[in-house]
RNA sequence: GAAGUGGGCCGAGUGGCCGCCGCGAGACGUCACAGUUUCGGGGAGGAAAGUCCGGGCUCCACAGGACACGGUGGUGGGUAACCCCCACCGUCUGCGAGGACAGGGACAGUGCCACAGAAAGCAAACCGCCGGUUCUUCCACGGAAGAGCCGGUAAGGGUGAAACGGUGCGGUAAGAGCGCACCAGCGGUUCGGGUGACCGGAUCGGCUCGGCAAACCCCACCGGGAGCAAGACCAAGCAGGAAGGACGCGGAAGCAAUUCCGCACGGGGCGGUUCGUCCCGUCUGACUUCCGGGUAGGUCGCCAGAGGCGGCGAGCAACUGCCGUCCUAGAGAAAUGGCCACUCUCGACAGAACCCGGCUUACAGGCCCACUUCAGAA
RNA sequence: GGGACCGUAGCUCAACGGUCAGAGCAGAGGACUCAUAAUCCUUUGGUUCGGGGUUCGAAUCCCCGCGGUCCCA
Repeated sequence: GAAGUGGGCCGAGUGGCCGCCGCGAGACGUCACAGUUUCGGGGAGGAAAGUCCGGGCUCCACAGGACACGGUGGUGGGUAACCCCCACCGUCUGCGAGGACAGGGACAGUGCCACAGAAAGCAAACCGCCGGUUCUUCCACGGAAGAGCCGGUAAGGGUGAAACGGUGCGGUAAGAGCGCACCAGCGGUUCGGGUGACCGGAUCGGCUCGGCAAACCCCACCGGGAGCAAGACCAAGCAGGAAGGACGCGGAAGCAAUUCCGCACGGGGCGGUUCGUCCCGUCUGACUUCCGGGUAGGUCGCCAGAGGCGGCGAGCAACUGCCGUCCUAGAGAAAUGGCCACUCUCGACAGAACCCGGCUUACAGGCCCACUUCAGAA
Repeated sequence: GGGACCGUAGCUCAACGGUCAGAGCAGAGGACUCAUAAUCCUUUGGUUCGGGGUUCGAAUCCCCGCGGUCCCA
């Protein structure tokens, strides 16, 4: 210098004037509010987005069992929690810095493996090789060749994504882990290291009987449901009607109306079913469906929080403990705008709506750190 | 706020994970006709919405996006 890898950060700035939305203080005003006005201070993002995960918060039965359903899936750790993050292990990949991985189980069972091929999961004979036998032909009478049949053979050919280890020697009619040596893998036993995934070694067994679970499934672990229109309080207003609907029984108290308990039945407590549980009711009727009527206001939830920054400590790191310091968007038809001046690299994607941690996606341009490969020079 | 589904040729739709992704209409050419339509024959046309993964193999299975439709409150 060129090409690249990993990570972090910024996302135009300054000043003036006029507006818009909250907050605090003062004044006017009011019985008190409301309202008006002055001053001070604040006012979108790294993704506010998608709503893909996880949690807080709130209500419902404080959520127990079974089945179903869904999710997660190497190991150890972090965290409020996670399909997140960190470290490590294994496999694959890149010259390398690095990157990717739903990465448990295929001796629990079921299923699938198109086309091609003889054969696709259980073993299988198309060509080839070898043995036996029958027939034919030739013959130098020892045999040889061809065809058919029976059998052996997975070494060779060819097919495929995948064909039941590889090389060599022995062995054999021909062959074959059939035997042996070495290599590769698998399994058992065992030793050493590591918290562990796992790694390294010794020894035994010819064990070499695929792949797919992002196919069903099995195993382990996790998941109660709904969502700020959650939910709480205040104020205002209204009118009811129709249909369906469980049988009730026994006991106790009481003068009685009635109340309580048990059993049975019905219904509800929502959002898979069921058991259990709680509550309500059984004709003066719970509850369900339909029609009709009223309201469209206010306050809270509602922003200081698993918050940011710095230092010290523990830790490889994610993260965390302590101390110091800093901050304030909170509307409810919904606020961020306009004008002027100056500067620059001339400005991308994009606008909060209960809150937070992640992931993912969009993004003009710029800055910083660490590292790799190649080339050149000293 | 919560949930379900879809995306394949210009249009409407097919396609147990398996051979070159098909059908109808539309388009182009030809035949028939004096000519047009209808009919018949031939034919063009696909990043299966985009990217990644699983698998020998993906329109199909899984994940992440993009776009659209519908339902409930």

Two RNAs folded together computationally: RNase P RNA and transfer RNA, 451 nucleotides in total.